The prediction has a mean pLDDT of 86. The part of an RNA shown here (large-subunit ribosomal RNA, domain I) has 503 nucleotides and comes from a Rickettsiales bacterium.

Context: one part of a larger RNA
RNA sequence: AGUAUUUGACGGAUGCCUAGGCGUUAAGAGGCGAUGAAGGACGUGAUAGCUGCGAAAAGCUACGAUAAGGUGCUAAAACCGUUAUAGUCGUAGAUGUCCGAAUGGGGAAACCCACCACAUUAGUGGUAUCUCUAGCUGAAUACAUAGGUUAGAGAAGUGAUACCUUGGGAACUGAAACAUCUAAGUACCAAGAGGAGAAGAAAUCAAAAGAGAUUCCCAAAGUAGUGGCGAACGAAAUGGGAAAAGGCAUUCAAAGAAAAAGAUCAGUAUAGAAGAAUAGUAUGGAAAGACUAACGAUAGAGGGUGAUAGUCCCGUAUUCGAAAUAUUGAUUUUAACACUUUGAUAAUAAGUAAAACGAGACACGUGAAACCUUGUUUGAAGAUGGGGGGCCCGCCCUCCAAGCCUAAAUACUACUUAGCGACCGAUAGAGAACGAGUACCGUGAGGGAAAGGUGAAAAGAACCCUGGAAAGGGAGUGAAAUAGACCCUGAAAUCGAAUACUU
Numbered sequence: 001a002g003u004a005u006u007u008g009a010c011g012g013a014u015g016c017c018u019a020g021g022c023g024u025u026a027a028g029a030g031g032c033g034a035u036g037a038a039g040g041a042c043g044u045g046a047u048a049g050c051u052g053c054g055a056a057a058a059g060c061u062a063c064g065a066u067a068a069g070g071u072g073c074u075a076a077a078a079c080c081g082u083u084a085u086a087g088u089c090g091u092a093g094a095u096g097u098c099c100g101a102a103u104g105g106g107g108a109a110a111c112c113c114a115c116c117a118c119a120u121u122a123g124u125g126g127u128a129u130c131u132c133u134a135g136c137u138g139a140a141u142a143c144a145u146a147g148g149u150u151a152g153a154g155a156a157g158u159g160a161u162a163c164c165u166u167g168g169g170a171a172c173u174g175a176a177a178c179a180u181c182u183a184a185g186u187a188c189c190a191a192g193a194g195g196a197g198a199a200g201a202a203a204u205c206a207a208a209a210g211a212g213a214u215u216c217c218c219a220a221a222g223u224a225g226u227g228g229c230g231a232a233c234g235a236a237a238u239g240g241g242a243a244a245a246g247g248c249a250u251u252c253a254a255a256g257a258a259a260a261a262g263a264u265c266a267g268u269a270u271a272g273a274a275g276a277a278u279a280g281u282a283u284g285g286a287a288a289g290a291c292u293a294a295c296g297a298u299a300g301a302g303g304g305u306g307a308u309a310g311u312c313c314c315g316u317a318u319u320c321g322a323a324a325u326a327u328u329g330a331u332u333u334u335a336a337c338a339c340u341u342u343g344a345u346a347a348u349a350a351g352u353a354a355a356a357c358g359a360g361a362c363a364c365g366u367g368a369a370a371c372c373u374u375g376u377u378u379g380a381a382g383a384u385g386g387g388g389g390g391c392c393c394g395c396c397c398u399c400c401a402a403g404c405c406u407a408a409a410u411a412c413u414a415c416u417u418a419g420c421g422a423c424c425g426a427u428a429g430a431g432a433a434c435g436a437g438u439a440c441c442g443u444g445a446g447g448g449a450a451a452g453g454u455g456a457a458a459a460g461a462a463c464c465c466u467g468g469a470a471a472g473g474g475a476g477u478g479a480a481a482u483a484g485a486c487c488c489u490g491a492a493a494u495c496g497a498a499u500a501c502u503u
Stems, first nucleotide, its partner, number of pairs: 001502009015488001016453002020424002022421007029413002031158002039099003042054003049073002060093007069080003104113003114127005129155009163194001164192005174181001178228001204211002215242005225233002246405003251344006260334011272320003278293004294311002302314003354378007364390001385400005440447002460487001463474004
């Protein structure tokens, strides 16, 4: 030095586990905000972090539920409470510094500087802007108007990178290049709204028969068509379903009812309550496993307990429950100049329809191109009227534009509750199972980790020895300490030691 065996070190794979995720179902909820939000800063405990809270500061009050234990994570010390003023849970309140729409003025957010009123020690309240309404004033300029000013009401900001509507609106790409075209009215930007939004009661379709608002789904159908007739784009009628609802707008008269609000009752939500049934023996550290003999089941869902428990614990089936707040439904009371019904009466949307030119949008690229929207220029009729039926004309059919509202069926899920999974199991699953959008990086926009497991119970190793300490050796605990806190299991690479053999 090599080989083999044994035994260690290092390392953290594997196995097992789950505190966290992922997906999904049902129901709820779909907002919050000048009564100051979302989000923060700074405080607050003998307290560094997280959590909670706000100078009344891990809390205060009332009511209800529960209660023998409590002082969050979090030990120790020091205290509080024990049958209802501890604590915990729910409902309703009080307090709620400073910043932030931030709103008295300013500002480099969490800071600086004011004025007015009331109290005169401390302090409390008011003072932004815009819009609307109602006053008071009031120029050039006589009346007026603009402007100024006061009061009242409203708005603002934020979020779920979701869903919806509207205004703007790409390119890569495809066409095997590329320009019309496509991608696509997509991405993205802006505005606005709601729990949905939008649309909506025919100047609609149809075709000689008729239908009867809108929305969504299935078919019609990759059809008819459009298309450098390339790439591609792509209907509708009609049929079957889901859901269904129609109304308002002149005046007068008569009659009537219920939306809203209050009250009562009932349901639901936000705390909860009751809740069946097992013992023994041996093994073992421990019995829930084994054996023997029982019991309950409208409860053998699930979890925990020193190994695998229907009968030990929490629960589960089932039954019951609210002082307070919210919500849904029913009943009832009040009642208008608003509403409904009946009768009479009146009205029927003009720079509009349409035309020309230019665009857009219709599945439809100008085409024979209707219909719809409208930038420019023109410009009717008025129910004996007008629009449409895909150029245009006639006949026929059908409808009534230029006013408005409208539930459901449809889309979505940040959030709450209850479940479920041939989903993951710590290089997986969220980036995050841990004080994670943290540490750290970047001027910034932004990027963005690693990191889980002693044991049933800390019983977390008193005491002695060596050592400066770290640590080690005894002793002790424990079933186990090669479970000793760098702690379950403990693979490989890698590094030793011992023994044997070879050289």